Predicted 3D model of a 352-nucleotide part of an RNA (large-subunit ribosomal RNA, domain IV) from an uncultured Oceanospirillales bacterium. Its Rfam family is "Bacterial large subunit ribosomal RNA".
[in-house]
Context: one part of a larger RNA
RNA sequence: CUCGGGUGAAGGAACUAGGCAAAAUGGUACCGUAACUUCGGGAGAAGGUACGCCCUUGCCGGUGAUGAGAUUUACUCUCUGAGCUGGUGGGGGCCGCAGUAGCCAGGCCGCUGCGACUGUUUAUUAAAAACACAGCACUCUGCAAACACGUAAGUGGACGUAUAGGGUGUGACGCCUGCCCGGUGCCGGAAGGUUAAGUGAUGCGGUUAGCUUCGGCGAAGCUGUUGAUCGAAGCCCCGGUAAACGGCGGCCGUAACUAUAACGGUCCUAAGGUAGCGAAAUUCCUUGUCGGGUAAGUUCCGACCUGCACGAAUGGCGUAACGAUGGCGGCGCUGUCUCCACCCGAGACUCA
Numbered sequence: 001c002u003c004g005g006g007u008g009a010a011g012g013a014a015c016u017a018g019g020c021a022a023a024a025u026g027g028u029a030c031c032g033u034a035a036c037u038u039c040g041g042g043a044g045a046a047g048g049u050a051c052g053c054c055c056u057u058g059c060c061g062g063u064g065a066u067g068a069g070a071u072u073u074a075c076u077c078u079c080u081g082a083g084c085u086g087g088u089g090g091g092g093g094c095c096g097c098a099g100u101a102g103c104c105a106g107g108c109c110g111c112u113g114c115g116a117c118u119g120u121u122u123a124u125u126a127a128a129a130a131c132a133c134a135g136c137a138c139u140c141u142g143c144a145a146a147c148a149c150g151u152a153a154g155u156g157g158a159c160g161u162a163u164a165g166g167g168u169g170u171g172a173c174g175c176c177u178g179c180c181c182g183g184u185g186c187c188g189g190a191a192g193g194u195u196a197a198g199u200g201a202u203g204c205g206g207u208u209a210g211c212u213u214c215g216g217c218g219a220a221g222c223u224g225u226u227g228a229u230c231g232a233a234g235c236c237c238c239g240g241u242a243a244a245c246g247g248c249g250g251c252c253g254u255a256a257c258u259a260u261a262a263c264g265g266u267c268c269u270a271a272g273g274u275a276g277c278g279a280a281a282u283u284c285c286u287u288g289u290c291g292g293g294u295a296a297g298u299u300c301c302g303a304c305c306u307g308c309a310c311g312a313a314u315g316g317c318g319u320a321a322c323g324a325u326g327g328c329g330g331c332g333c334u335g336u337c338u339c340c341a342c343c344c345g346a347g348a349c350u351c352a
Base pairs, nucleotide, nucleotide: 001347002346003345004344005343006342007341008340010338011337014336019333027051028050029049030048031047036041038172052094053093054092055091056090057089058088059087060086061085062084063083067079068078069077070076071074095099107331108330109329110328111327112326113325114323115322119131120130135170136169137168138167139166140165141164147156148155149154173318174317175316176315178248179247180246183245184244185241186240187239188238189237192236193235194234198230203225204224205223206222207221210217211216249267250266251265252264253263276310277307288304289303290302291301292300
């Protein structure tokens, strides 16, 4: 020096990213116990008191020796209640610094973010605010269901049947969930437009029986080509639908101090962000401003609103309880520190 353990004057978080680590708390009985609350909780809240041993004396139990009595004479019943023993009181006394004397054995409180909760997860750097969850909503599915696996047979769904099953989103509970259907998607509609395979009208060409004025013309058939007409869904089109994907403005002026703008004008849009919340897990400017806490606070708490760039099931805002969760503060406690010292042990190291 490294590791494990112990003690420490005065101070007591001044340490540090952070009380990390350590210390402290700790058992049982009794007293007592706040805000808040979903009335269950919170709660072991918090905060206190007692605790050993000896003597003595009650009470309530367990066991039931002994003795007595009864008769239906029995491995009977009734009464008695010694001794031992469990629990719980009263009185007196004894010792120590210390009586849950060892081991074992919660630190506590306040404000706040997130997630309701118990659960689940990155086997081997992440346990969380992530996932799940009960609840809520939308949507599909009438049964040989939808959906999934499989080339198929078939199987799951389900030996279920819409109070069922699949998919998606949200995520207890409370109060709520505004406006937009122009785009995209989905659902419905079928008049018109477009339109595939198929159908094959018509025209043109090749071939050649025949005709011929020998230049050519050219029936039928076969054949090459052209593609009229008819022709479904889809798309166009017409509607619906946002707890479908999503979206939810700008400029200018105006009140008898100033400032501000309830008000007005104008442009654009499918519609211009409602309630609630707001420098927030979201705020760039920013350590915003004000208040609180500190002697001093980029964090924290409460407000304000100028929301760069919150906002309503990609849910909004609250919320008791819960959390090896994040932030901040306080009490207790301490070698974390001022500032280190010593002790016990195991190594390293030196010597043998």